[in-house]
């Protein structure tokens, strides 16, 4: 980093430091934020995968991951339409195997 799979309307925040952004990328929307945003570290939660136990679990340890808001929505198809809507597709993300 590239393929190949599964998942993606659940569910989970306090402190410190910090000091203007933030919500992957463009591009429009809508939001989040000086009542302190990214970043960092500390401590704590969740539990989608994968290992392990266990008869077994809404279950125990452990890896990775998350811990606003459907992956915040849209954008390309296809349907419906007076506006709204509904399905998939890319694209992202995470696991889990491969090279």
């Nucleotide at each position: 980093u590239a393929c190949u799979u599964a998942u993606c309307a659940a569910g989970a925040a306090a402190g410190a430091c910090g000091g203007a952004g933030g919500g992957a990328a463009u591009a429009g929307g809508c939001c989040c934020g000086u009542a302190g945003a990214a970043g960092u570290c500390u401590u704590g939660g969740c539990a989608a995968c994968c290992c392990g136990g266990g008869a077994a679990g809404g279950c125990c340890g452990g890896g990775u991951g998350c811990c606003a808001a459907a992956u915040c929505c849209u954008a390309c198809c296809c349907u419906a339409c007076u506006u709204a809507g509904g399905g998939g597709a890319c694209a992202g993300a995470u696991g889990a195997g491969c090279a």